[in-house]
RNA sequence: GCCCCUGUAGCUUAAUGGUGGAGCGUGCGACUGUUAAUCGCAAGGUCACCAGUUCAAUCCUGGUCAGGGGCG
Numbered sequence: 001g002c003c004c005c006u007g008u009a010g011c012u013u014a015a016u017g018g019u020g021g022a023g024c025g026u027g028c029g030a031c032u033g034u035u036a037a038u039c040g041c042a043a044g045g046u047c048a049c050c051a052g053u054u055c056a057a058u059c060c061u062g063g064u065c066a067g068g069g070g071c072g
Stems, first nucleotide, its partner, number of pairs: 001071007010024004018055001026042005048064005
């Protein structure tokens, strides 16, 4: 330098173009002699960034940035 993949909550990750979910973690509560375990509830997301397509974009297209891999 060229090519490919990835970027979603604190972490790991889902989601056919039509209201972004879950597990772990965190907070509160229930349970009990107490903790742990278990159960319930809640908070937490500019879906990396900038444009484009579309009635509508996490999703499609282009570019930028970051990480990983391959070739030279």
Molecule: transfer RNA
Organism: Nanobdellota archaeon